[in-house]
RNA sequence: ACACGUGCUCCGGGGUCGGUGCAAUUCCGAACCGGCGGUGACAGUCCGCGACCCGUGACUCGCCCUCGAGGCGGGAAGCGGUUGACCCGGUGGAACUCCGGGACCGACGGUCAAAGUCCGGAUGGAAGGAAGCGCGUGG
Numbered sequence: 001a002c003a004c005g006u007g008c009u010c011c012g013g014g015g016u017c018g019g020u021g022c023a024a025u026u027c028c029g030a031a032c033c034g035g036c037g038g039u040g041a042c043a044g045u046c047c048g049c050g051a052c053c054c055g056u057g058a059c060u061c062g063c064c065c066u067c068g069a070g071g072c073g074g075g076a077a078g079c080g081g082u083u084g085a086c087c088c089g090g091u092g093g094a095a096c097u098c099c100g101g102g103a104c105c106g107a108c109g110g111u112c113a114a115a116g117u118c119c120g121g122a123u124g125g126a127a128g129g130a131a132g133c134g135c136g137u138g139g
Stems, first nucleotide, its partner, number of pairs: 002138008010129002016030004031117002033106002035049004044104002053081004059075006086102005108120003
């Protein structure tokens, strides 16, 4: 110095104007945003993963008791389930990924009225990525 593994640190977008209304950044018109890996060439819409939610749950915490292999409640690794949306034309060896055009989609709880964009769980977590430092293994 290299490869693989591993620990710590770091890393996520977007509501502005107008309208209606008692009331809406939630409705209507226009606006804005797009996690991670993959792919014959760049993807919100292809394939897969994660987040959210549901079930289960090693383990763990608390309380109660007649102290029993008892009862009740909370947290939770892992596992399982659920989980949205695209077409046409062009270029090309190759694109549902690029270019042109027109569409579409977006967890849960909250709210004076319905939320991808506001508030909250979340100063959280994860897929994964990069760099630095450390540790381990290998030739």